[in-house]
RNA sequence: CCUCGAUAAAGGCAAACCGAUCGUAAGGUCGGGACGCAAAGCCAUGGGUCCAUCUUGCGAUGGAUCGCCAGGCUGCCGAA
Numbered sequence: 001c002c003u004c005g006a007u008a009a010a011g012g013c014a015a016a017c018c019g020a021u022c023g024u025a026a027g028g029u030c031g032g033g034a035c036g037c038a039a040a041g042c043c044a045u046g047g048g049u050c051c052a053u054c055u056u057g058c059g060a061u062g063g064a065u066c067g068c069c070a071g072g073c074u075g076c077c078g079a080a
Base pairs, nucleotide, nucleotide: 004078005077012037013036017032018031019030020029021028022027035067041073042072043071045070046069047068048065049064050063051062052061053060054059
C1' cells in the first nucleotide's frame, strides 16, 4: 500500500414513530428518538420500486428513493 473486518480503540450516522415545515404526490428538511449500519459518506450511471402527467393501449416524459441491488469516487483503525 492492497485485500480483509476483531468481544480492539477512537469516534460517526440514524430506521420506525412524534412535532414543525416544504411539496399535487412519492418524498425532502429541522428537532426529538434509536431499528440498525464497517462506508447507513458522496454520486441517480445501469436496474428495481414509488409518485405525477399524457395515452384506447403499448408506452412516453418529469420527479423521488444511495438505509433496494449493482457500479464509480473518497474515508477512520489495524487484530487474524
This is a predicted structure of an 80-nucleotide RNA (c-di-GMP-I riboswitch aptamer) from a Planctomycetales bacterium. The sequence was found by an Rfam model in a public genome assembly. The source organism's lineage runs through Bacteria, Pseudomonadati, Planctomycetota, Planctomycetia and Planctomycetales. Of the family's consensus pairs, 95% are formed in the model. The prediction has a mean pLDDT of 89.